Notes:
A computed fold for a 477-nucleotide part of an RNA from an uncultured prokaryote, annotated as small-subunit ribosomal RNA, 3' major domain. The full RNA is in RNAcentral, with records from ENA. Its mean pLDDT, the model's own confidence on a scale to 100, is 86. Its Rfam family is "Bacterial small subunit ribosomal RNA". A reference for the family is Yusupov et al. (2001), "Crystal structure of the ribosome at 5.5 A resolution", Science.

Context: one part of a larger RNA
RNA sequence: UGACGGGGGCCCGCACAAGCGGUGGAGCAUGUGGUUUAAUUCGAUGCAACGCGAAGAACCUUACCAGCUCUUGACAUCCUGCGAACUUUCUAGAGAUAGAUUGGUGCCUUCGGGAACGCAGUGACAGGUGCUGCAUGGCUGUCGUCAGCUCGUGUCGUGAGAUGUUGGGUUAAGUCCCGCAACGAGCGCAACCCCUGUCCUUAGUUGCCAGCACGUAAUGGUGGGAACUCUAGGGAGACCGCCGGUGACAAACCGGAGGAAGGUGGGGAUGACGUCAAGUCAUCAUGGCCCUUAUGAGUAGGGCUACACACGUGCUACAAUGGUCGGUACAAAGGGCAGCGAAGCUGCGAAGUGGAGCGAAUCUCACAAAACCGAUCGUAGUCCGGAUUGCAGUCUGCAACUCGACUGCAUGAAGCUGGAAUCGCUAGUAAUCGCGGAUCAGAACGCCGCGGUGAAUACGUUCCCGGGCCUUGUACA
Numbered sequence: 001u002g003a004c005g006g007g008g009g010c011c012c013g014c015a016c017a018a019g020c021g022g023u024g025g026a027g028c029a030u031g032u033g034g035u036u037u038a039a040u041u042c043g044a045u046g047c048a049a050c051g052c053g054a055a056g057a058a059c060c061u062u063a064c065c066a067g068c069u070c071u072u073g074a075c076a077u078c079c080u081g082c083g084a085a086c087u088u089u090c091u092a093g094a095g096a097u098a099g100a101u102u103g104g105u106g107c108c109u110u111c112g113g114g115a116a117c118g119c120a121g122u123g124a125c126a127g128g129u130g131c132u133g134c135a136u137g138g139c140u141g142u143c144g145u146c147a148g149c150u151c152g153u154g155u156c157g158u159g160a161g162a163u164g165u166u167g168g169g170u171u172a173a174g175u176c177c178c179g180c181a182a183c184g185a186g187c188g189c190a191a192c193c194c195c196u197g198u199c200c201u202u203a204g205u206u207g208c209c210a211g212c213a214c215g216u217a218a219u220g221g222u223g224g225g226a227a228c229u230c231u232a233g234g235g236a237g238a239c240c241g242c243c244g245g246u247g248a249c250a251a252a253c254c255g256g257a258g259g260a261a262g263g264u265g266g267g268g269a270u271g272a273c274g275u276c277a278a279g280u281c282a283u284c285a286u287g288g289c290c291c292u293u294a295u296g297a298g299u300a301g302g303g304c305u306a307c308a309c310a311c312g313u314g315c316u317a318c319a320a321u322g323g324u325c326g327g328u329a330c331a332a333a334g335g336g337c338a339g340c341g342a343a344g345c346u347g348c349g350a351a352g353u354g355g356a357g358c359g360a361a362u363c364u365c366a367c368a369a370a371a372c373c374g375a376u377c378g379u380a381g382u383c384c385g386g387a388u389u390g391c392a393g394u395c396u397g398c399a400a401c402u403c404g405a406c407u408g409c410a411u412g413a414a415g416c417u418g419g420a421a422u423c424g425c426u427a428g429u430a431a432u433c434g435c436g437g438a439u440c441a442g443a444a445c446g447c448c449g450c451g452g453u454g455a456a457u458a459c460g461u462u463c464c465c466g467g468g469c470c471u472u473g474u475a476c477a
Stems, first nucleotide, its partner, number of pairs: 001477002003474003007471007015461002019425005026316008034307002042053002064302002067299004073125001077124002079121005086103001089100004107114002127291002130289003136285002138280003141276001143274001148187006154163003167178003193268004198236007208225002212223003239262001242256005318418001322377006334365003339358002344353003384415001389410007431453007
């Protein structure tokens, strides 16, 4: 000087408390451990691994396994020889591949040849998702959006170092004020950026429809309008600015007015010096080591989907604030041309047929659901719950056996609110309800977004956890 303390003081955070809803029990989905296996590819492992890499394993992917094959190689550059490239058909085979066969003679040319491409050969070399993240770059997680981390000069100290950065107040903040052997400065904080909340202005189609007119069973459907909504450019607005109080005449704090919004308005992006030899050699790059008729490459099949079990994360429930049936409203944000696909028709349905329109404020996916109105069920393992299984189908795709999603009929399991323990959340939040997107031929209960309905509670900081500042002890560095 740090680190640590079941030392002290001050302070903060859904840290506790106060509340609401969960997890832990059930079934299923998914990841992991373990076990099994020819293989169940590899990585991630307290917080900070475990719906993680994977925004999507039937083949492919694929790195794994057992077969069948290749050896200048599936891929790159150079050299030599032959042939344009390319294409048709047949045979063997699971295919890779091997053999046979048909058409084709192009482009440039100084007529020597050359360019692209294919086959064969030679060696230089290719190739490696092989090892080392404890050799590395880059990227990332984490403490933590915590308020800290430092420097120049000066001063003090023999020196390590100190001072500044401590102190009195204050703040979300090393934020600001005052004081002070310090005076200044840098990286962080804040602001500048984006979205959202109010208003003004510009513009008015594909969007809008107040007033006027036409028309319809109905609809901005039509003429028209530019008000409103909206769209998207520009601007205004919030600064403790005003008033009162407290304070040290300061910084600031408390209350009030006005205001759409008030003291950082709400949300996002933004992550200081560093810590964990944290993670990644399997995104990529890369040193070293290793393989080179194989640790490289091709191929068809299997596996990654196994299952006495254990754990994590979720979904659906156990019902009446509910289930079922009928009727009837109201979104936002997105996607669409090898695409979205309307009306109509067929089917109980998944879907099929159909093909209008639309590269989309125009057409379409697309009926939002919970809610509301009415009916029924009457506490029952039930008209709750839907696992499992049987049969019959639909769709995608060469192909759904291993191993897809969905539909109909039948079947109807566990489950009556969950031990010890444990998680999230402070407001348009939790809870609850549906909608969309990426990936994607197909395949979400996951992920990323969007809106609808919409709470309860916070006395307080003694305690648990994490953190900041000052101080104290130390046999630790």